[in-house]
RNA sequence: GCCGCCAUCGUCUAGUGGUUAGGACGCUAGGUUCUCAUCCUAGUAACCGGGGUUCGAUUCCCCGUGGCGGUA
Numbered sequence: 001g002c003c004g005c006c007a008u009c010g011u012c013u014a015g016u017g018g019u020u021a022g023g024a025c026g027c028u029a030g031g032u033u034c035u036c037a038u039c040c041u042a043g044u045a046a047c048c049g050g051g052g053u054u055c056g057a058u059u060c061c062c063c064g065u066g067g068c069g070g071u072a
Base pairs, nucleotide, nucleotide: 001071002070003069004068005067006066007065010025011024012023013022018055026044027043028042029041030040031039048064049063050062051061052060
């Protein structure tokens, strides 16, 4: 250089066109406890950037950025 794959809460991830963008861990508050931990309840926070298609895009297409792999 060329080819392929990936990018979603702080972290790991689900979601293949109409979802309140879900779950686990974490964190915060409350309950429980003499205290801590455990346990229970509630809360917290996300679609990499730009453009296109569409009535409607996290999802499909193009370009870019970053990461991973393959190839001489």
This is a predicted structure of a 72-nucleotide RNA (transfer RNA) from a Candidatus Falkowbacteria bacterium. The source organism's lineage runs through Bacteria, Bacteria candidate phyla and Candidatus Falkowiibacteriota. Rfam family: tRNA. By type it is a transfer RNA.